[in-house]
């Protein structure tokens, strides 16, 4: 350079066109003498950027950025 893949919560990750969710984590509450551990609740996201295509995009193109694999 040239090709592939990924980018969503603090972390790991799902979610293939109609209201953004899980597991762990934090944070309260309840249990206990206290911790632990179980229960129950809670906050925490412009779903990398821009742009397009659609009544309607996390999602679908396209440019562009970041990581990683491969060929040179």
């Nucleotide at each position: 350079g040239c090709g592939c893949g990924u980018u969503u919560a603090g972390c790991u990750c799902a979610g293939u066109g109609g209201c953004a969710g899980a597991g762990c984590g934090u944070c309260g509450c309840a249990u206990u003498c206290a911790c632990a551990u179980u229960g129950c609740g809670a906050a925490g996201g412009c779903c990398g950027c821009u742009g397009g295509u659609u009544c309607a995009a996390u999602c679908c193109c396209a440019g562009c950025a970041a990581c990683g694999c491969g060929c040179a």